[in-house]
Context: one part of a larger RNA
RNA sequence: CUCUCUUUAAGGAACUCGGCAAGUUUGCCCCGUAUGUUAGCUAGAAGGGGUGCCCCGUAAGGGGUCGCAGUAAAGAGGCUCUACCGACUGUUUAGCAAAAACACAGCUCUCUGCUAAGUCGCAAGACGACGUAUAGGGAGUGACACGUGACCAAUGCGGUAAGGUGAAAGCCUGGGGUGCAAGCUCCGGGUCUAAGCCCCCGUGAAUGUCGGCCGUAACUAUAACGGUCCUAAGGUAGCGAAAUUCCUUGUCGGGUAAGUUCCGACCUGCACGAAUCGUGUAACGAGUAGAGCACUGUCUCGAAGAGAUGCCCA
Repeated sequence: CUCUCUUUAAGGAACUCGGCAAGUUUGCCCCGUAUGUUAGCUAGAAGGGGUGCCCCGUAAGGGGUCGCAGUAAAGAGGCUCUACCGACUGUUUAGCAAAAACACAGCUCUCUGCUAAGUCGCAAGACGACGUAUAGGGAGUGACACGUGACCAAUGCGGUAAGGUGAAAGCCUGGGGUGCAAGCUCCGGGUCUAAGCCCCCGUGAAUGUCGGCCGUAACUAUAACGGUCCUAAGGUAGCGAAAUUCCUUGUCGGGUAAGUUCCGACCUGCACGAAUCGUGUAACGAGUAGAGCACUGUCUCGAAGAGAUGCCCA
């Protein structure tokens, strides 16, 4: 030097990607407790006060005493506000990821009438289930609240006793080769015709998709309005520089002396958008981001101390 600890004037996050680490807080009793809320919670909210020992007393209580302290074996919340994500308790990458990922109750679609559908197996057989549509399988979404728009052109799925197309076989039939012939063999034509496909209809909590240009109001700007092209239909409600915004540190407001982050708005959405769910949301979270109070050797900026390793000898 390094490692593990202890203390530290004044300041108190100036450290740093970031309060990482450390510190503050801490048990029990009493008082007291905002906002929000799904009325359960939030809540140990927050914030205050008390706490030892000895004697008397059943107790309530009274008296005394220690203060450089006391109790104790140990253990024993820092708090608050805002936003994002996920409702929640759970689950996960045994050995770099615990999460916003998975699951979840709830919601929806779809299949299945029982020798069920589905799954395993060559089969026998088994599971499903000693269940029976309030059941079982599959798919998506993911508590709750309010909602869940348009498009069936493409793809998929369902339906569809007409029509078109449609292989082999069957039936009818023409020709070639060979042979005396029967026959064998080769090349055709017609007819009939299953599924499928075409055609037609339906279907979005099926895979998916949800426009462009030009003009117009008595300042300007903008365009409720009009024209035109294309489309299956042109993105509704809600949200929006967002876990989505390239330009971008957008612009305005807030917070700071100063804020690429944060919060509230605006909308010019490069490239949000409605169960690949949309928007909210109390509670919850070793989740993510921002702020404040408290606290501190993180720092200004170091210093002192106790040990350990290191070195030498045995």
Molecule: large-subunit ribosomal RNA, domain IV
Organism: Verrucomicrobiota bacterium